[in-house]
RNA sequence: GGACGUUUAGCUCAGUUGGUAGAGCAUUCGCUUGACGUGCGAAGGGUCAGCGGUUCGAGUCCGUUAACGUCCA
Numbered sequence: 001g002g003a004c005g006u007u008u009a010g011c012u013c014a015g016u017u018g019g020u021a022g023a024g025c026a027u028u029c030g031c032u033u034g035a036c037g038u039g040c041g042a043a044g045g046g047u048c049a050g051c052g053g054u055u056c057g058a059g060u061c062c063g064u065u066a067a068c069g070u071c072c073a
Base pairs, nucleotide, nucleotide: 001072002071003070004069005068006067007066010025011024012023013022019056027043028042029041030040031039049065050064051063052062053061
């Protein structure tokens, strides 16, 4: 220098054919316990890496930039 992949909650990851952004763990609160833990229930938490484009509508499609990874030279 070239090709490809990944980027979504604090962490690990889903998200189907473009149509209200989710799960587990963690955190907080409640119930349970003499207390802690376990168990059960609830709540909070998101600029979907950045910018631009297409569309009535984009996490999803297109372009570009960045970070990380794999391969080639």